The part of an RNA shown here (large-subunit ribosomal RNA, domain I) has 544 nucleotides and comes from uncultured Mesonia sp.
Context: one part of a larger RNA
C1' cells in the first nucleotide's frame, strides 16, 4: 500500500407518513359590473418586515338571532386592555367603504396632475368641502330646422360548453399539385344557463309516417374519391324526451291629413283597433246556429323547502409498557360497528355518526283551494268575388353547402345579369318527360330530452405519495432569468407532550463542545423519523 473486522463521519436513497394534488360521481350554482366590477396600488395593529382581515368609521362598526366562557388572526412572548350587564366566535341583513382600473370632467408615464358648475366656508382674492360634469344607441319633449333638455340601455371581466363571421399551415397521400390535415388551429362578433334547431312547399312508396334534439343500431353498409390518401350518409327500427303556436292579407271601423263634392258623401295616404292564420286547402263574405265547453296567466289562501344551531345510546377491572385504544377476564348500546381524534390498534374516552328538532331573510318552483280580475278556445251550409308573404320562385354565368371533388348531379345558400304564376295557382319525389303520390315557400315565436364546468356541498377511486401527484403539500406563478412577449425553480417530517436542555466547566465567544437535567427514547438536540451507497477517519487483525 491492499484486504479484513470494528467503530465513527459524511451523505441523503429507503422504509412509514401527509397537510397537496389527479380522476370521478350526485346535488346546488350557472355569473359579477355605471348602486363603479375582476384585478391592483396605498394605507390600517400598542409594538408589525410578511401573508390574512379590512378601508381615513380602516384584524373592524350597527342591528336581530345563535352560543355560553373565555378573548384581543398565522404567531410565541411581554405591556395594557376586553367579557356572565354575555364578550371573543357563527349566521342573515345593513353601515362605511382611500386611489387606479370600463374608468366615465380634461389629461397622464395606471394608482397622478389640472379643471368648470352649483351650493357651503359671513363678503372678496386665494384655498378647503360636498354634488355633477364622458361616449355611443333607444323613447319622450321643446323646435322650421339645426339643437337642446328629460328619461332607459349599453360599455369591461370571467374557466369551458353554444352560434355567427372570417380562416392557415405542418402532416398524410411514404414526392406532389386535384385531394388530406379541417372548416381543425388562431382572429373577430353576439347570446345563455344552457345555446342552436323546431311545427313539414319533410319524408316515403302504392303500404304509411307525422316538428326539433340527443342515444344505440343501420354501418364503416350505400356511395364520394389523383376510384390514390382518405372521406362516409340515409331510409328504416328501438330508446330518451315530448307541446304546440303567433303574425301579414282579404274584410270592418276609428283617428290624423291629402283630393273631390251637386255637402248627403265619395276617394286616397299614414296609424292604430277588429278580423283571421291553412292543404281532405283555409280565410274574408253571405246564411243557419250557439252564448256552451275546456284551458291558461295574475292575485289571494294553503306551504314543500331554506341560516348558524340543538339533542343525540352503551365499560370496566387485571396484566404489559412511558403511555392502553393492545391481551386475559366479564358486561353493555345499536334507526349509532361512517369516519377522524385521543402518549400503540377505541362501536360504548372525545368530535361525531343513525335518528330527531329548529328558524331569519329568502322563495312563492311543486301541491290543493278559490273565482277575484284578465286572455284564450267552438259548430254547419254556399261557392260568384275577394286575400293566402315579389325583385321572390325560376332561369344563365361565378362559387360555396350538402358523405357526394362538376359528375347523369337533383337539393340548399347566393356574386353577377335576369325575371314568373296566384288555387283550374305552386314546390318536391336525386338529370329529363309523363302518371301518380307528399307538401304548401318566399314573415316570426318555442319548453323538455342535449353540451360544458371557473365556482360551492356531500362522497368515491384495483390514482400519486415529496425527482410522484398540479409549476406549486412549504408565503409559488414566488425566488430568479430576459428590453419584451415571456420563460420559471429549489424548498415536508425533533417529540405524546417543549418537557426546546435551569446551572456548572473549556473556550476570545452570542462559535463549537463536555457534564447536569428532561424525555420511554437526545446515535429524538433543533443542520433534529429511519438513515442505504460512494468518499473520508480511527483502531485491531492477516499480507506484500
Nucleotide at each position: 500500500g491492499g484486504c479484513g473486522u470494528a467503530u465513527g463521519g459524511g451523505g441523503a436513497a429507503u422504509g412509514c407518513c401527509u397537510a397537496g394534488g389527479c380522476u370521478c360521481u350526485c346535488a346546488g350554482a350557472g355569473g359579477c359590473g355605471a348602486c363603479g366590477a375582476a384585478g391592483g396600488a396605498c394605507g390600517u395593529g400598542a409594538u408589525a418586515a410578511g401573508c390574512u382581515g379590512c378601508g381615513a368609521a380602516a384584524a373592524g362598526c350597527u342591528a336581530c338571532g345563535g352560543g355560553g366562557a373565555u378573548c384581543g388572526g398565522c404567531a410565541c412572548a411581554c405591556a395594557c386592555g376586553a367579557a356572565u350587564u354575555g364578550a371573543u366566535c357563527c349566521g342573515u341583513a345593513g353601515a362605511u367603504a382611500u386611489c387606479c382600473g370600463a374608468a366615465u370632467g380634461g389629461g397622464g408615464c395606471a394608482a397622478c396632475c389640472c379643471a368648470c358648475u352649483a351650493c357651503a366656508u359671513u363678503g372678496a382674492a386665494g384655498g378647503u368641502g360636498u354634488a355633477g360634469u364622458a361616449c355611443c344607441c333607444c323613447c319622450a319633449a321643446u323646435u322650421u330646422a339645426a339643437a337642446u333638455u328629460g328619461g332607459g340601455g349599453g360599455g369591461g371581466c370571467g374557466a369551458a360548453c353554444c352560434c355567427g363571421g372570417a380562416g392557415a399551415a405542418c402532416u398524410g397521400a411514404a414526392a406532389c399539385a386535384u385531394c388530406u390535415a379541417a372548416g381543425u388551429a388562431c382572429c373577430c362578433g353576439g347570446a345563455g344557463g344552457a345555446g342552436a334547431a323546431g311545427a313539414a312547399a319533410a319524408c316515403a312508396a302504392c303500404a304509411g309516417u307525422g316538428a326539433u334534439u340527443g342515444c344505440g343500431c343501420u354501418a364503416g353498409u350505400a356511395g364520394c374519391g389523383g376510384c390514390g390518401a382518405g372521406c362516409g350518409a340515409a331510409c328504416g327500427c328501438g330508446c330518451a324526451g315530448g307541446a304546440g303556436c303567433c303574425c301579414a292579407a282579404a274584410c270592418c271601423a276609428a283617428u290624423a291629413g291629402g283630393u273631390u263634392u251637386a255637402c248627403g258623401g265619395a276617394u286616397c295616404u299614414a296609424u292604430u283597433g277588429g278580423g283571421g292564420u291553412u292543404a281532405u286547402a283555409g280565410g274574408a263574405c253571405c246564411g243557419c246556429g250557439a252564448u256552451a265547453u275546456u284551458c291558461g296567466a295574475u292575485g289571494c289562501u294553503u306551504g314543500c323547502a331554506g341560516a348558524a344551531u340543538u339533542g343525540g345510546a352503551a365499560c370496566a377491572a387485571g396484566u404489559u409498557g412511558g403511555a392502553a385504544a393492545g391481551c386475559u377476564u366479564g358486561g353493555c348500546c345499536g334507526u349509532a360497528g361512517a369516519c377522524g381524534g385521543u402518549g400503540a390498534c377505541a362501536g360504548c374516552c372525545c368530535g361525531g355518526u343513525a335518528c330527531a328538532a329548529g328558524u331569519a331573510a329568502u322563495a312563492a318552483u311543486a301541491u290543493a283551494g278559490u273565482u277575484a280580475u284578465c286572455g284564450a278556445u267552438a259548430g254547419u251550409g254556399g261557392u260568384a268575388u275577394c286575400c293566402u308573404g315579389a325583385g321572390u320562385a325560376g332561369u344563365g354565368c361565378g362559387g360555396g353547402g350538402c358523405a357526394c371533388g362538376u359528375g347523369a348531379a337533383a337539393c340548399c345558400c347566393u356574386g353577377u345579369a335576369u325575371g314568373a304564376a296566384u288555387u283550374a295557382g305552386g314546390c318536391g319525389g336525386g338529370a329529363c318527360c309523363a302518371u301518380c303520390c307528399g307538401c304548401u315557400a318566399a314573415g316570426g315565436c318555442u319548453a323538455a330530452a342535449u353540451a360544458c364546468u371557473c365556482c360551492u356541498g356531500a362522497g368515491a377511486g384495483a390514482c400519486c405519495g415529496a425527482u410522484a401527484g398540479u409549476g406549486a403539500a412549504c408565503c409559488a406563478g414566488u425566488a430568479c432569468u430576459g428590453u419584451g412577449a415571456a420563460g420559471g425553480a429549489a424548498a415536508g417530517g425533533u417529540g405524546a407532550a417543549a418537557a426546546g436542555a435551569a446551572c456548572c466547566c473549556u473556550g476570545a465567544a452570542c462559535a463549537a463542545g463536555g457534564g447536569a437535567g428532561u424525555g420511554a427514547a437526545a446515535u429524538a438536540g433543533a443542520c433534529c423519523c429511519u438513515g442505504a451507497a460512494a468518499c473520508c477517519a480511527u483502531a485491531c487483525g492477516c499480507u506484500u
Source information
The coordinates come from a structure-prediction model, not an experiment, and the mean pLDDT is 82. The sequence was found in a public genome assembly.